The RNA shown here (transfer RNA) has 72 nucleotides and comes from Mus musculus. The source organism's lineage runs through Eukaryota, Bilateria, Sarcopterygii, Rodentia and Mus. Its mean pLDDT, the model's own confidence on a scale to 100, is 82. RNAcentral holds the sequence, with entries from ENA, GtRNAdb and Rfam. Rfam family: tRNA. It is annotated as a transfer RNA. Rfam links the family to the GO term triplet codon-amino acid adaptor activity.
């Protein structure tokens, strides 16, 4: 220098055009003398950044940034 992959909740990851979810974690109720376990409920997101297409974009297109990887 060139090719590819990935970027979404505190963490690990789904979601592939119609107002974003799971598990774990966290808070809280029940259970206990208390803790742990179990169980119910809840909080938590500028979807990496900037443009474009569209009635509507996490999703499609363009350009950047970061990480990983391959070639030289």
């Nucleotide at each position: 220098g060139g090719g590819g992959a990935u970027g979404u909740a505190g963490c690990u990851c789904a979601g592939a055009g119609g107002u974003a979810g799971a598990g774990c974690a966290c808070a809280u109720g029940c259970u206990u003398c208390g803790c742990a376990u179990g169980u119910g409920u809840g909080u938590g997101g500028u979807c990496c950044c900037g443009g474009g297409u569209u009635c509507g974009a996490c999703u499609c297109c363009c350009g950047g940034c970061a990480u990983c990887u391959c070639c030289a």